Source information
This is a predicted structure of a 72-nucleotide RNA (transfer RNA) from a bacterium. It matches the Rfam family "tRNA". From the family's description: Transfer RNA (tRNA) molecules are approximately 80 nucleotides in length. Rfam classes the family as a transfer RNA.
RNA sequence: GGCGGGGUAGCUCAGUGGUAGAGCGGCCGGCUCAUACCCGGUAUGUCGGGGGUUCAAAUCCCCCCCUCGCUA
Numbered sequence: 001g002g003c004g005g006g007g008u009a010g011c012u013c014a015g016u017g018g019u020a021g022a023g024c025g026g027c028c029g030g031c032u033c034a035u036a037c038c039c040g041g042u043a044u045g046u047c048g049g050g051g052g053u054u055c056a057a058a059u060c061c062c063c064c065c066c067u068c069g070c071u072a
Stems, first nucleotide, its partner, number of pairs: 001071007010024004018055001026042005048064005
């Protein structure tokens, strides 16, 4: 340089055009003599950046950035 995967909550990841979610973690409460486990509640996001298509974009198209792999 060429080709391909990935970038979404603090972490690990779902979500292939119509309300952004789960698990873990955090916080509050219950349970307990107490801690852990368990149970209930609650807060979380410029969806990597910019532009385009569309009534509507995390999702489709283009450019760029970061990262991982293959190849030369």